A computed fold for a 337-nucleotide RNA from a soil metagenome, annotated as Bacterial RNase P class A. The prediction has a mean pLDDT of 77. Its Rfam family is "Bacterial RNase P class A". Rfam describes the family as follows. Ribonuclease P (RNase P) is a ubiquitous endoribonuclease, found in archaea, bacteria and eukarya as well as chloroplasts and mitochondria.

């Protein structure tokens, strides 16, 4: 990703001419996403005592908002030197479930290679083998190994003990409206990860949608009513008449009522844009003033020439111009360029 005009052309309104069909003038006509139809309303119809079970959503605090799973301001975690950027951020100490590959061992008892204590064999000795323990220091594996570090301690070792240091919990204080944050004191040392897996816990949610949904209302069949003996065809110029069909098991006229086909209305003035001023860090909110700004009904919103602009290729001459397109109406949010 466009701007002025010139011309043909299309929807909507208004207006004038015309018996009509039309003709003719004037206004006005897509978006920042009109899209996905993902969330939350309006608005309409159904349904609906109250509860609770399924089932779905959400999930740190405060704040905006008609509402939200949206915004904003902050905590609190993680990335990054930093500006900044990310988080579906209740609970893993109520259970179960998973934890590839590697490793003994992935959550509760495990030992591979080390290290030690005792037995036995071997050897001149250091030392080697074997067997019964003990260890979790040291090595290895692994994204992750059941606190770190040191000293003490031990036959080697371990929170087995003690200091600091990290984590948890519990009690006070001090700051904030709050999520949190800071500091002191205790405790038992220490409880891996994973809830967009099952699942606790808290809170929330009726359904369908503009073909919603009001209203006016043909033909034709079919209901109900009331009247009711005649009605249709044919023959003939026409009436009787005379044939055929229907009919008292109700033809035929007249009413009514539901529904259809069509109309009319929801329909576009609205939580509405704009411009100021105020309040607020904002998100927003409140006053003044202006302005009306697509409403079809299967769908117009177009094309084409000139001049100007922006951006892009290309020496240049030139040459291209993105995604898409209303269909009750808004708040977001996601994509698409």
């Nucleotide at each position: 990703a466009g701007g002025c005009g010139g011309c043909c052309g299309c929807g909507g309104g208004c207006c004038g001419c015309g018996c009509a069909a039309g003709c003719g003038g004037c206004c006005u006509g897509a978006g920042g996403a009109a899209a996905g139809u993902c969330c939350g309303a309006g608005c309409u119809c159904c349904a609906c005592a109250g509860g609770g079970c399924a089932g779905g959503g959400u999930g740190c605090u405060g704040g905006g908002u008609a509402a939200c799973g949206c915004c904003c301001a902050g905590c609190g975690g993680g990335a990054g030197c930093g500006a900044u950027c990310c988080c579906a951020g209740g609970g893993a100490a109520a259970g179960u479930g998973c934890c590839a590959c590697a490793g003994a061992a992935a959550u509760c008892a495990a030992a591979c290679c080390g290290c030690c204590u005792c037995g036995g064999g071997c050897g001149a000795a250091a030392g080697c083998c074997c067997g019964c323990g003990g260890u979790a220091a040291g090595g290895g594996u692994g994204a992750a190994a059941c606190g770190g570090u040191g000293c003490g301690g031990u036959a080697a070792g371990a929170g087995c003990g003690c200091a600091c240091c990290a984590g948890c919990g519990g009690a006070g204080g001090c700051g904030g409206u709050g999520a949190c944050g800071c500091c002191u004191c205790c405790g038992g040392c220490u409880u891996g990860g994973u809830a967009a897996a099952c699942c606790c816990c808290a809170c929330c949610c009726g359904g369908a949608g503009a073909a919603a949904g009001a209203c006016c209302a043909a033909a034709u069949a079919g209901g109900g009513g009331a009247c009711g003996a005649c009605g249709a065809g044919g023959u003939g110029g026409c009436c009787c008449g005379c044939c055929u069909c229907g009919c008292u098991u109700g033809a035929g006229u007249c009413c009514c009522g539901g529904g259809u086909a069509g109309g009319u209305c929801g329909c576009u003035u609205g939580a509405g844009g704009c411009g100021u001023c105020c309040g607020g860090u904002a998100a927003c909110g409140g006053g003044c003033g202006u302005c009306c700004c697509a409403g079809a009904g299967a769908a117009a919103u177009g094309g084409u020439c000139g001049c100007c602009g922006c951006g892009g290729a290309g020496c240049a001459a030139u040459c291209c111009g993105a995604c898409a397109g209303a269909a009750c109406u808004c708040g977001g949010c996601u994509u698409a360029u």